[in-house]
RNA sequence: CGGGGUGUAGCUCAGCCUGGCAAGAGCGCCAUGUUCGGGACGUGGAAGUCGUGGGUUCAAAUCCCACCACCCCGA
Numbered sequence: 001c002g003g004g005g006u007g008u009a010g011c012u013c014a015g016c017c018u019g020g021c022a023a024g025a026g027c028g029c030c031a032u033g034u035u036c037g038g039g040a041c042g043u044g045g046a047a048g049u050c051g052u053g054g055g056u057u058c059a060a061a062u063c064c065c066a067c068c069a070c071c072c073c074g075a
Stems, first nucleotide, its partner, number of pairs: 001074007010027004020058001029045005051067005
């Protein structure tokens, strides 16, 4: 320098191809029930500018462009 992959909740990931309940799951966390207490289990809850910026659109995590970080391959 060229090509490819990944980036979504504290962690691990789904959703992206085919735009639309303007974002879900498990684990973790908080409260509560149960227990002598804890764990486990039940119930409820908090937590996201979807890597950054721009574009298209009535509407973007999803399509387009540029850039950033990390990983892989090639030179």

Overview: A computed fold for a 75-nucleotide RNA from a bacterium, annotated as transfer RNA. RNAcentral holds the sequence, with entries from ENA. Its mean pLDDT, the model's own confidence on a scale to 100, is 83. Rfam family: tRNA. By type it is a transfer RNA.